[in-house]
Context: one part of a larger RNA
């Protein structure tokens, strides 16, 4: 783990619906009753009783009305469209009640041959050590005490076999054992160890007390039995095709994984012309998006400066200052889910038109009542999350097919069947791999493309702007770049160049009381600024394409599926072709709905449909087995094996071999009626 066999919605009663069928009021219930061999079985009797025939009212009562009520109003609830039993199906109820499964309770019983403990009676502890009290000689002492020295055998003493026990490790771990084995260790005259016999039982013992032990089982033993305990819980629940198809909401609940109603499904039946969708017109309310600041609040910058701080003054007021806050009001600019003197799109409601074909009551069967993820519009959260929780659409759930390397949820599109046919979508057309190594105009130079931010950067391409220039500009050479003056103040020194102040005259073509470099200060070097050579474009700013850096992790490239590519990247235009279960052609089945035909079985055509999970609805397959008709069979049943065949499908038939005696087919009733799963059961490999 595989095989085969076995395995899960039944029965009774009683309520409701549904299709038959009998009567027309319906039915009979215990019970009985001849014949048949016989009887539970048909049949017959049996009207007690049931249900229906009127209803309202709590009732008394009235009564096609009645009940409230003063009411002869109103209003509820009846009065009109059959009823009754039987069969059969659906569904509820009460029983185990679709099948397995409990930890568990309870009642009557067995257990102390294992192990706790106790009671009786017996047994055992190899050899060593150590030496209490006493006692004994001797010394000692006024007696005592005391000391040696012996003697002596005390101890839950000391060591360490048997025994008891189980400290550490190792092996063992389908073992040698459902607790062992080796090697170490602990106890070993004791609360010691042990045989025999007895005694204490389950909410009960026992217990040097672990919830320890009470027969390999113990927070309550174990065996039957109540017992098919209960399981809003997992699991599982068996043949085929057709039609139709949800839901994960809302309320409420000792409710939250359950369940009731309601919402969505699905069958059945009704009438009437109503409702329901798309689009359009029309007529409507809003206070959202967005705006906006008059209102509630709130805020930046200014102006003014109520009132306060704070200096100052004064015997006290009073007065005066303020680079402090700051009310009111004014200039300019802002925010707001709980601001609005405004205000959409859309959505909603009414109404019409047209269009589709739905929607409506009624009944009866139902699953759902953990949803996910994607887009937009909010909270929550960190404007975190495959978070979380509404709203609203869509897919997934229940959707397969093509794309996205892969990959429920993105993008495309809704798979009834066949085709060695066509046209397309998303998405591609170098090669894997179907389709362009198509055109045409740019862009990138990074393998960006084929991950990333805050910054940063004379990359490049475009676009716009500004001021300069042949009276000559940017760059780079040449050359000046100066006097007063060492500007004053600090300082230890400050000479353009530590640091404060001031930043002026003069000369000139220009030169700053000095860009930076340098010195202790000085010096030197350079810059601004200006002249000359050169000769034609230079210099900054803003925007916009594409790159650059910023860029680090784990087996092995690895961050285009891949090889590979400056086009086979990227913008943008064009044309062409690929590509899917789409859409079309051929051909075929079904299922609704229309029309024709028709031997009423049914056929033929048009239209339109035929993904699907919980579910609902339909028609069928086979498997036992009764009762009827009708056949098969030793010239070979039935079952097995293989081989052709037919049907949409469960599944049918037929040939051949083995099998050796039963068995089929129509019709029709009845079920212990289909197996892959239930850690199933049982047998087998």
């Nucleotide at each position: 783990c595989c095989c085969g066999a076995c395995g899960a919605g039944u029965u009774g009663c009683u309520c409701u619906g549904u299709g038959u069928c009998g009567c027309c009021g319906c039915c009979u219930a215990a019970g009985g009753c001849a014949c048949g061999c016989a009887a539970u079985c048909a049949g017959c009797c049996g009207g007690a009783g049931g249900c229906a025939g009127a209803g309202c009212g709590a009732a008394a009562g009235c009564g096609a009305g009645u009940g409230u009520g003063a009411a002869c109003a109103g209003c509820g609830c009846g009065u009109g469209a059959g009823g009754u039993g039987g069969c059969a199906u659906g569904g509820a109820g009460c029983a185990g009640a679709c099948c397995u499964g409990a930890a568990a309770c309870c009642g009557u019983g067995u257990g102390a041959g294992c192990u706790a403990c106790c009671c009786a009676u017996g047994g055992c502890c190899a050899g060593g050590c150590u030496g209490c009290a006493g006692c004994g000689c001797c010394c000692g002492u006024a007696a005592c005490a005391g000391g040696g020295c012996g003697u002596g055998a005390a101890g839950g003493g000391c060591c360490g076999c048997a025994c008891c026990g189980g400290u550490g490790u190792c092996u063992g771990u389908u073992g040698c054992a459902a607790a062992a084995g080796g090697c170490u260790c602990g106890g070993a005259u004791g609360a010691g160890c042990u045989g025999u016999g007895g005694g204490u039982a389950g909410g009960g013992g026992u217990g040097a007390a672990a919830u320890g032990c009470c027969a390999a089982u113990c927070g309550a033993a174990c065996a039957c039995g109540g017992a098919g305990a209960u399981a809003g819980c997992u699991g599982g629940u068996u043949c085929u095709c057709c039609c139709c198809g949800a839901a994960a909401u809302g309320c409420a609940u000792u409710g939250a994984g359950g369940u009731g109603c309601a919402g969505c499904c699905g069958g059945a039946c009704g009438g009437a012309a109503g409702a329901c969708g798309a689009u359009c017109g029309c007529g409507g309310g809003g206070g959202u998006a967005g705006a906006g600041c008059g209102c509630u609040g709130u805020u930046g910058c200014g102006a003014c400066g109520c009132g306060g701080g704070g200096g100052u003054g004064u015997c006290a007021c009073a007065g005066c200052c303020u680079a402090c806050c700051a009310a009111c009001u004014c200039g300019c600019g802002g925010c707001a889910a709980a601001c609005u003197g405004c205000g959409a799109a859309u959505a909603c409601c009414g109404c019409g038109a047209c269009c589709g074909g739905c929607g409506c009551g009624u009944c009866c069967g139902a699953g759902u009542g953990a949803g996910a993820c994607g887009g937009c519009g909010g909270g929550u959260g960190c404007g975190a999350a495959c978070a979380u929780u509404c709203g609203u659409c869509g897919u997934c759930a229940a959707g397969a097919g093509g794309g996205c390397a892969a990959c429920a949820a993105c993008c495309c599109a809704g798979a009834c069947c066949c085709a060695c046919c066509g046209c397309u979508a998303a998405g591609g057309u170098c090669c894997c791999c179907c389709a362009g190594u198509u055109g045409g105009u740019g862009u990138u130079g990074c393998g960006u493309g084929g991950u990333a931010a805050a910054g940063g950067a004379a990359g490049u391409c475009g676009c716009g702007c500004u001021g300069c220039c042949c009276a000559g500009a940017c760059a780079a050479c040449c050359a000046g770049g100066a006097g007063g003056u060492u500007g004053g103040c600090u300082u230890a020194g400050a000479a353009g160049c530590a640091g404060c102040c001031a930043u002026c005259c003069u000369u000139g073509a220009a030169a700053g009381a000095g860009u930076g470099c340098g010195u202790a200060a000085u010096a030197g070097c350079u810059c601004a600024c200006u002249g000359g050579u050169c000769g034609a474009g230079g210099a900054g700013c803003a925007c916009g394409g594409c790159g650059c850096c910023g860029a680090c992790a784990a087996u092995g490239u690895a961050a285009c599926g891949g090889g590979g590519c400056g086009a086979a990247a990227c913008a943008c235009c064009a044309c062409a072709c690929c590509g899917a279960a789409g859409c079309g052609u051929g051909g075929g089945a079904u299922u609704g709905g229309c029309a024709g035909c028709u031997g009423u079985g049914g056929c033929u055509g048009c239209c339109a449909g035929u993904g699907g999970u919980a579910g609902g609805g339909g028609a069928g397959c086979g498997u036992c087995g009764g009762c009827u008709c009708c056949g098969c069979a030793g010239u070979g049943a039935a079952g097995c094996a293989u081989c052709a065949g037919c049907g949409u499908a469960a599944g049918c038939c037929g040939g051949u071999g083995c099998g050796g005696a039963g068995c089929g087919g129509g019709g029709u009733c009845g079920a212990g009626u289909g197996c892959g799963a239930a850690u199933g059961u049982c047998g087998g490999g």